The prediction has a mean pLDDT of 80. The part of an RNA shown here (small-subunit ribosomal RNA, 5' domain) has 523 nucleotides and comes from an uncultured bacterium. Rfam family: Bacterial small subunit ribosomal RNA. The full RNA is in RNAcentral, with records from ENA.
Context: one part of a larger RNA
C1' cells in the first nucleotide's frame, strides 16, 4: 500500500457496496414450486325459480362453485455450499462415434374401434401413518385394427412402426334436436434441418514431500459377443504378455478450478469473499425408477447414527433455501414487507405461483460526498500553565454585534421507473362470411409496489452534532510537576537508580478527523 476483519476510545448525515473466514455442528416455529376447469368424470356449499304435497321438507331447472381426484406441463431451473476432488476436475486448444422436451423453419399425416381404472358408494382393518374387499364411470390416461410422404431393419426377395382432441364463430345441407357439417386458433403424431443445452475423446498446462522407488491381473493389447444415445476392458469369453515410472510413477499430506482480486515500475509474489463460468455435493453410506435430461436440495427404496410420536403392534424427520434458536468462536443482520417492474413456471388468456431479484431494517465493515458555522472583535478581559517575576504564550481564542440555514426537526407539493395487461375504435390476413381469431396503428379510460421516497418549497433557531493518538532519536511536535532501576514503559536502539524533553499527571504543541490507534494477515 491491502483487509469478508476483530480490538480500545469516540461518534452528526446521505449515496453506493459488503456482512459465519470457526462446528459440510444441532436444529423449535413460519415460508422457500406449482399451475392448468379451452384434458376428464363430477361434488360440498351459496343465490334464483318452478313442481309436489305430509306446511316445511324433497325433487326438478338455471347460474355461481372451493377442497379433492384422474390427466398434462414444471417441480434436473432458479436458491445454497466447499466437504470430498491433484484428475472421471478446471484452463486453453483441438476431435468424432451421439442424445436434445419447450423453441424456429420444412413435409406428410390428424380414419376407425375396444377394455379398464381413480374419484365415488358400501364395507373391513389400524392408535396414528396408512392400507383392504366389492360395485360404479370419464379423459388429450391406457391397448389394438386401418393407412405409412418421409423414418426404421434387411438376407434387398421383403418386413416393421403413429396419433387426441379442445374451444370461438357461422351461410347453406343433414338431423335422433345432443349435433354432423365448413371454417380460425391451439394442441396431437411421424421425419427432415436449425438453435440451444448435454454426454464422450485428445494433447498441453495446473502446489508440496524421495527421511516415499519400484507400481499394475481387467492390469495392457488384440478378436468376438454384450451393453450405452454414443466411443471404448465399460463387462464377459478366449488368446498374447504386456502397461507406468528419476521429464518422478507408487504413497503421504494439502487443496475446488477459472475470469480475477491484493501487492509490484515491472518480472513476479500471494490469493480464489462479494460478481461471472465450470465441477462437486445435499444426515452417513449404497441403489435404481420416471423422465428429453437425475442416479434427483425441500422425490422413491435399503442401511446406519441421531432425534421425535406411540394404545408397543408399529410409524416420522433432515436448514451446505430465507429469516430465526443452541453451540463453537476475536468475530457477521429481521422469526419484516410487497408481487410494481426485470427474471422464471404453468395457462388461449386474464389472474395464479415465486424468501430468487428488488424495496425495507440492523451493522463506522468498507469506499465516497457534506455538515458540526461565517465576518467583526483587544479591556490583547477573566481562568488555569510557564517565568530570569519584567514578561511571554493559550489568543481574536472567548465574550460582544452582525449574519446564514447545509444537515437534523416540523410542514405542504409530489414526478421518472411505467412498459405492457383489460375495455372500445380502425386497417390488413385467413374465411363462404361484414362472425370468430391474429396482427399493425390510433385515442381514451382503468390498474399497480417502494411511499410517510428521490426532488422542489415554507418555518424556527448558532440552534441538533469532534474525537483519537502521538511529543528522546528514526519522525512532525516542549515545558512543569509527581515518582526515584520503584512504580512503569518499549517497533528498533533503548528509558527509570533524586534536577526523567523516554514512567503518570497538567496545561501548551504536533498529525489526522467521523474517525482514530495498535493488533492480525499478504505484497
Nucleotide at each position: 500500500a491491502u483487509u469478508g476483519a476483530a480490538c480500545g476510545c469516540u461518534g452528526g448525515c446521505g449515496g453506493c457496496a459488503g456482512g459465519c473466514c470457526u462446528a459440510a455442528c444441532u436444529c423449535a416455529u413460519g415460508c422457500a414450486a406449482g399451475u392448468c376447469g379451452a384434458g376428464c368424470g363430477g361434488u360440498a356449499g351459496a343465490g334464483a325459480g318452478a313442481a309436489g304435497c305430509u306446511u316445511g321438507c324433497u325433487u326438478c331447472u338455471c347460474u355461481u362453485g372451493a377442497g379433492a381426484g384422474c390427466g398434462g406441463c414444471g417441480g434436473a431451473c432458479g436458491g445454497g455450499u466447499g466437504a470430498g476432488u491433484a484428475a472421471u476436475g478446471c484452463c486453453u486448444a483441438g476431435g468424432a462415434a451421439u442424445c436434445u422436451g419447450c423453441c424456429u423453419g420444412g413435409u406428410a399425416g390428424u380414419g376407425g374401434g375396444g377394455g379398464a381404472u381413480a374419484a365415488c358408494g358400501u364395507u373391513c382393518g389400524g392408535a396414528a401413518a396408512c392400507g383392504g374387499a366389492c360395485g360404479c364411470u370419464a379423459a388429450u390416461a391406457c391397448c389394438g385394427c386401418a393407412u405409412a410422404c418421409g423414418u426404421c431393419c434387411u438376407a434387398c426377395g421383403g418386413g416393421a412402426g403413429a396419433a387426441a382432441g379442445c374451444a370461438g364463430g357461422g351461410g347453406a345441407c343433414c338431423u335422433u334436436c345432443g349435433g354432423g357439417c365448413c371454417u380460425u386458433g391451439c394442441g396431437c403424431u411421424a421425419u427432415c434441418a436449425g438453435a440451444u443445452g448435454a454426454g464422450c475423446c485428445u494433447a498441453g498446462g495446473u502446489c508440496g514431500g524421495a527421511u516415499u522407488a519400484g507400481c499394475u491381473a481387467g492390469u495392457u493389447g488384440g478378436u468376438g459377443a454384450g451393453g450405452u444415445a454414443a466411443u471404448g476392458g465399460c463387462u464377459c469369453a478366449c488368446c498374447a504378455a504386456g502397461g507406468c515410472g528419476a521429464c518422478g510413477a507408487u504413497c503421504c499430506g494439502u487443496a475446488a478450478c477459472u475470469g480475477g482480486u491484493c501487492u509490484g515500475a515491472g518480472a513476479g509474489g500471494a490469493u480464489g469473499a462479494u460478481c461471472a463460468g465450470u465441477c462437486a455435493c445435499a444426515c452417513u453410506g449404497g441403489a435404481a425408477c420416471u423422465g428429453a435430461a437425475a442416479c434427483a436440495c425441500c422425490g422413491u427404496c435399503c442401511a446406519g447414527a441421531c432425534u421425535c410420536c406411540u394404545a408397543c403392534g408399529g410409524g416420522a424427520a433432515g436448514g451446505c433455501g430465507c429469516a430465526g434458536u443452541g453451540g463453537g468462536g476475536a468475530a457477521a443482520a429481521u422469526u419484516g414487507g410487497a408481487a410494481c417492474a426485470u427474471g422464471g413456471g404453468g395457462c388461449a388468456a386474464a389472474g395464479c405461483c415465486u424468501g430468487g431479484a428488488u424495496c425495507c431494517a440492523c451493522c463506522c465493515u468498507g469506499c465516497c460526498c457534506c455538515g458540526u458555522g461565517u465576518g467583526u472583535g483587544a479591556a490583547a478581559a477573566a481562568g488555569g500553565g510557564c517565568c530570569u517575576c519584567c514578561g511571554a504564550a493559550u489568543g481574536u481564542u472567548a465574550a460582544g454585534c452582525a449574519c446564514u440555514u447545509u444537515u437534523a426537526g416540523u410542514u405542504g407539493g409530489g414526478a421518472a421507473g411505467g412498459a405492457g395487461g383489460g375495455c372500445a375504435g380502425u386497417a390488413a390476413a385467413a374465411u363462404a362470411a361484414u362472425a370468430c381469431u391474429u396482427u399493425g396503428c390510433c385515442g381514451g379510460u382503468u390498474u399497480u409496489g417502494c411511499c410517510u421516497u428521490u426532488c422542489c418549497g415554507a418555518c424556527a433557531g448558532a440552534a441538533u452534532a469532534a474525537a483519537c493518538a502521538c511529543c528522546c532519536g528514526g519522525u512532525u511536535a516542549a515545558u512543569c510537576u509527581g515518582u526515584g532501576g520503584c512504580c512503569g514503559c518499549a517497533c528498533c536502539c533503548c528509558c527509570g537508580g533524586g534536577a526523567a524533553a523516554a514512567u503518570a499527571a497538567a496545561a501548551g504543541g504536533u498529525g489526522c478527523c467521523a474517525g482514530c490507534g495498535g493488533u492480525u494477515a499478504u505484497c